[in-house]
Molecule: small-subunit ribosomal RNA
Organism: uncultured bacterium
RNA sequence: GAUGAACGUUGGCGGUGUGCCUUAUGCAUGCAAGUCGUACGGGGUUACGAUCUACGGAUUGUGACCUAGUGGCGAACGGCUGAGUAACACGUAAGUGAUCUACCUUCAAGUUGGGGAUAACCUGCCGAAAGGCGGCCUAAUACCGAAUGUGGUGGCAAAGCGAGAGCUUUGUCAUUAAAGCCGUUAGGCGCUUGGAGAUGAGCUUGCGUCCGAUUAGCUAGUUGGCAGGGUAAUGGCCUACCAAGGCUAUGAUCGGUAGCUGGUCUGAGAGGAUGGUCAGCCAGAUAGGGACUGAGAUACGGCCCUAACUCCUACGGGAGGCAGCAGCAAGGAAUUUUGGGCAAUGAGCGAAAGCUUGACCCAGCAACACCGCGUGAGGGAAGAAGGCUUUCGAGUUGUAAACCUCUUUUCCCGGGGAAGAAUUCUGACGGUACCCGGGGAAUAAGUCUCGGCUAACUACGUGCCAGCAGCCGCGGUAAUACGUAGGAGGCGAACGUUAUCCGGAAUCACUGGGCGUAAAGCGGGAGUAGGCGGCUUUUCAAGUCAGGUGUGAAAUCUUUCGACUUAAUCAGAAGACUGCGCCUGAUACUGGAUGGCUUGAGGGCAGGAGAAGGAAAUGGAAUUCCCGGUGUAGCGGUGAAAUGCGUAGAUAUCGGGAAGAACACCAGUGGCGAAGGCGAUUUCCUAGUCUGUUUCUGACGCUGAGGACCGAAGGCAUGGGGAGUGAAGUGGAUUAGAUACCCACGUAAUCCAUGCUGUAAACGGUGGAUACUAGGUAUAGGAGGUAUCGACCCUUUCUGUGCCGAAGCUAACGCUUUAAGUAUCCCGCCUGGGGACUACGGCCGCAAGGCUAAAACUCAAAGGAAUUGACGGGGGCCCGCACAAGCGGUGGAGCAUGUGGUUUAAUUCGACGCUACGCGAAAAACCUUACCUGGGUUUGACAUGCUGGGAUUAAUCCUGAGAAAUCAGGAGGAUUGCCUUCGGGUGUAACCAGCACAGGUGCUGCAUGGCUGUCGUCAGCUCGUGUCGUGAGAUGUUGGGUUAAGUCCCGCAACGAGCGCAACCCUCACCUUUAGUUGCCAUCAUUAAGUUGGGCACUCUAAAGGAGCUGCCUCGGUUAACGGGGAGGAAGGUGAGGAUGACGUCAAGUCCUCAUGGCCUUUAUACCCAGGGCUACACACGUGCUACAAUGACCUGUACAAUGGGUAGCGAACUCGUGAGUGUAAGCUAAUCCCAAAAAACAGGCCUCAGUUCGGAUUGAAGUCUGCAACUCGACUUCAUGAAGUUGGAAUCGCUAGUAAUCGUGGAUCAGCAUGCCACGGUGAAUACGUUCCCGGGCCUUGUACACACCGCCCGUCACACCAUGAGAGUUGGUUGUACCAGAAGUCGUUGGGCCAACCCCGUUAUGCGGGGAGGCAGGCGCCUAAGGUAUGGCUGAUGAUUGGGGUG
Repeated sequence: GAUGAACGUUGGCGGUGUGCCUUAUGCAUGCAAGUCGUACGGGGUUACGAUCUACGGAUUGUGACCUAGUGGCGAACGGCUGAGUAACACGUAAGUGAUCUACCUUCAAGUUGGGGAUAACCUGCCGAAAGGCGGCCUAAUACCGAAUGUGGUGGCAAAGCGAGAGCUUUGUCAUUAAAGCCGUUAGGCGCUUGGAGAUGAGCUUGCGUCCGAUUAGCUAGUUGGCAGGGUAAUGGCCUACCAAGGCUAUGAUCGGUAGCUGGUCUGAGAGGAUGGUCAGCCAGAUAGGGACUGAGAUACGGCCCUAACUCCUACGGGAGGCAGCAGCAAGGAAUUUUGGGCAAUGAGCGAAAGCUUGACCCAGCAACACCGCGUGAGGGAAGAAGGCUUUCGAGUUGUAAACCUCUUUUCCCGGGGAAGAAUUCUGACGGUACCCGGGGAAUAAGUCUCGGCUAACUACGUGCCAGCAGCCGCGGUAAUACGUAGGAGGCGAACGUUAUCCGGAAUCACUGGGCGUAAAGCGGGAGUAGGCGGCUUUUCAAGUCAGGUGUGAAAUCUUUCGACUUAAUCAGAAGACUGCGCCUGAUACUGGAUGGCUUGAGGGCAGGAGAAGGAAAUGGAAUUCCCGGUGUAGCGGUGAAAUGCGUAGAUAUCGGGAAGAACACCAGUGGCGAAGGCGAUUUCCUAGUCUGUUUCUGACGCUGAGGACCGAAGGCAUGGGGAGUGAAGUGGAUUAGAUACCCACGUAAUCCAUGCUGUAAACGGUGGAUACUAGGUAUAGGAGGUAUCGACCCUUUCUGUGCCGAAGCUAACGCUUUAAGUAUCCCGCCUGGGGACUACGGCCGCAAGGCUAAAACUCAAAGGAAUUGACGGGGGCCCGCACAAGCGGUGGAGCAUGUGGUUUAAUUCGACGCUACGCGAAAAACCUUACCUGGGUUUGACAUGCUGGGAUUAAUCCUGAGAAAUCAGGAGGAUUGCCUUCGGGUGUAACCAGCACAGGUGCUGCAUGGCUGUCGUCAGCUCGUGUCGUGAGAUGUUGGGUUAAGUCCCGCAACGAGCGCAACCCUCACCUUUAGUUGCCAUCAUUAAGUUGGGCACUCUAAAGGAGCUGCCUCGGUUAACGGGGAGGAAGGUGAGGAUGACGUCAAGUCCUCAUGGCCUUUAUACCCAGGGCUACACACGUGCUACAAUGACCUGUACAAUGGGUAGCGAACUCGUGAGUGUAAGCUAAUCCCAAAAAACAGGCCUCAGUUCGGAUUGAAGUCUGCAACUCGACUUCAUGAAGUUGGAAUCGCUAGUAAUCGUGGAUCAGCAUGCCACGGUGAAUACGUUCCCGGGCCUUGUACACACCGCCCGUCACACCAUGAGAGUUGGUUGUACCAGAAGUCGUUGGGCCAACCCCGUUAUGCGGGGAGGCAGGCGCCUAAGGUAUGGCUGAUGAUUGGGGUG
């Protein structure tokens, strides 16, 4: 885009079309084929006349009308359907010299004279009916003879024409016709015999016409001939005889499906699909068979028979055929009225009038389709109300509505009113179309969609639910995707959905595809059919081309012009119908015939190389075994071992012997072969190939469906052989296991002969042949030139084998004279993945198995090449306390602290590998506090605003109740604006009542901001322009060096730049300058004392500067960057430390710091208070402290710091206390006073290896301090007590120098409370060979089926559920073949003791009868034969216990 459509929602009108696609299922009822009285006899009704009358009527004549029957014509048309049919059925083009044709037209001739019957009617009888039988009578255009014979037909003879089959003409013989009716007497209509035409039909032929080869052979009247029969006619159409043919890979036969065509739909076309309506042809009429009649049928509304079904019946018998029009039932998703009319068009009959016609014309039903029209038009902003949204400002619905002014298509009412009739009459449609008048916006809008494709977006609800979905895919609490609403978009009397066809799909590719890796080259060559084929002469004209001609039905289609108001629709004309036949012509090309040629192909001659094949013979090395010698304890094997062998003498070694298999070196991207494949040497036989010569043949060529042949390894069969190796098997190891990898044994096999199998990643994953298209280089085999003494070298050329590479090709990778380039020819093969290198069937095979090869079902992918990452028990380079080398710890003990778990009314919450666990918390007794219990409050503890009230109200104090919050009472009295007529009014703070709102440590860190952790202070992460690539992307950023560093240098299709690195900043180390108080003291004076005077040199303090940069030397390095060493220097190669954290990763952490969207809560999840809890305790883990002691503990004495802090504070000195502390109190807002004693260290003493003079837990008693308050639950002191613990399993942590270790000191928090945290100084080591390994990281490279990225992906069994399918003892249908039985109706043949009007003959008693003949009817028999039956096969469907694999979850 389309439809004979259906379904859902909706539905105003008109025109024109269309309407059982399913059950060729069954049908009630009515109608659908009759007509003619001018063919015939009779009957009936009736008009008029006549006669008779018993008055009822009867008879008769002339008319009119009706008619059952005889007869004629029609009924073979028209109408319906598509079951069958793969066929001369259809289409197209021819033929019929092999034929027929009623009615019609035309031409010629004729139409004479007779005969016997029979229906109707009447009558008798049978039957329920349908119907039938008998008797008497009668007519014809019914039937039968006779006459005539223009003519026809047949025989014979002759002539002409034709290529022939044959046709025409002449003569002669035989044979063969007829019907009348009407009539105005003009004639008309008929009838008979012929010729011609027209029309219709039969038959024959060329070409075209679906799928299957898992259908490969079919055929006996089969193929042909002769003779006969039969037919309108040819013909095996039929019969007898003779011959053995005929069809088939150009697809016979068989199976499946199907009416064919003009056309229709689609498509740019070529094609593809289709065949409803209309038109042509065919076929069918319940199923099967058959003939009759007829011009025509093997007959839809005829007959006979068989069968099924239905109906009637008196049970004896009968009747029927809607695939005609309506209609009914059933089936189905689904398809109409039991209508009107013969007015038109057509058909039948008739002389005509006319009759009949469910053909047809109309109407009805159905949005089923196409077309047309309408549902109003103009104005109208307060942008109304309402709805929806909102950032609360507004936006949108929206000029939309209301309202104002118009119009009347449609609709309603009234009036008029056709054409269609040519042709006198006659109009179903129809009071219709159309016209006029009146009325009134009046009667008339839906449907689908809004994530992308694809035009159109928001809110709410829902929460992987409900649901959507054409594909991708939406939905798990902020859904433009579900549902609803508002809005929007599309189409519009329709809109969506479903189904089907074509297109897009170049996705079966003729036009117009492919096969190295995506699906796809047969394992290989030789060759049959076929296809294709070199140069040239002559000829033919099949293909081809041109012109003409016939046909290609009409309709359809295109163009154009018309008729309906327009359109759909209808009609005129032209074109087209791309095809086929015939005639004429052309001859380039293809083809046929013919002659020639040599370049393709082949042969000859002269040479060459080779693991080419087959057969035979021969050889040496090695292995194993056997014999003998020497010799002694191991050998062998592995990562390490063991099994195994060996004292019965192995391994090792020497000599001799046997056997089998394979042939080291040469050996080479070397050679040969078609492929498989071929490797010692020699001989024989055989094939191919290369070079040179240009001697011969003369296109002999290329490819190759089938078929035949060759074909590794393995396997099979028979017979040999068997050294080594070695499936299976055994043992030993390894391992969680190890039916494996490793080891020791070891059967088949491997070898030979003869057969079979016929497959491989049989691979260059690349079929064969020919021609053409830059080169370079290597190598093998030849030949020529040049050169040389010669071999080389150099150079040209042919053949082979490789590498690199231009153009070109390719999706890319890549290929490139050995093409995957450019072309031609031939063959094979492919068409999404799985199912499936499968099933079934067939063929082959001894078997194993091979070849050929589906479907159901299922998925939305499977796949190729390349890119970026990530990963690897891949590679290379490099780094890091990463390992190693060291030192000290943790893990064991006790305690402290955090976490898990458990417990609890609550033990608030968060943090969970590294990157949670002395973490948030730099301080949980109350408070904190978020938790629990209990008691209270509700505009609230806190903020802002509004309304009303509101001047003695707040702070503060006292009393009472209470656990307190709080409540009640009393005292108290700061502060109080403006106006004023001084009466007051008004406003307001606080407070009271109410309304907005407050509040939330409630949820979501996976809605967020901010902040933080981690990789990681790792060296990386990017951009612009350019270039390369179809693209993703690449390049730069890679490479060579170097560095701590993407640091720097060099090179380079890159050149630059940014964020990072480094530097700039701070501290420490040296120096200078400035400045000297509270600091310092060398010199002078002074003191107990830098205490004081004095001084500022030094130390120090704190500000500004300097200094260090590989600057200098030397060596190495690319004249580089840089590295090694040295000098100088306080410090040397980043001097040491800190701050500083790129792009990003982990949905990392935090809604309980803060901020914040959404949700939830509002007498509670908010607020206040008291008490309790966060401190629990069988247990597990992390982080620490103290120890286990002698490098020590204890006692006494002596010395040396730094950073800090201090007025709600630090607190000296003095006093008391064993002590924690206490009393009193100086100084200090600090370089001034205080905390403050530094400790380890050093000196001396004591202890002497023990659970101790180690260790200090735990517990008892007594105290101190802080604080409203130390019970739960603080710290400290004294006395007493004196637990575990004797250096810590597996495992694991930190540290590279002023570091580890060790020693003490200060600070934050803080009323009080540190073993934690953050700082400070004192003492002060050991070790680093080095980068193999563990962990982490960086760069390059490689593989990848990973991309949520290896914590990835993913395979198979098993278990369960479902689905389709194969096999299956069988069972049951359909269809078809063969053999036989039986055989209806019927044609044909035949038969005789049946029957019979016409014609003929004979007889006769003569309108008749009898006999015979011809002919006919009936019966019998025969041939053929339908349905039926028996037996046995083929094909195919359904089903079947059980069973096999497959798919999905």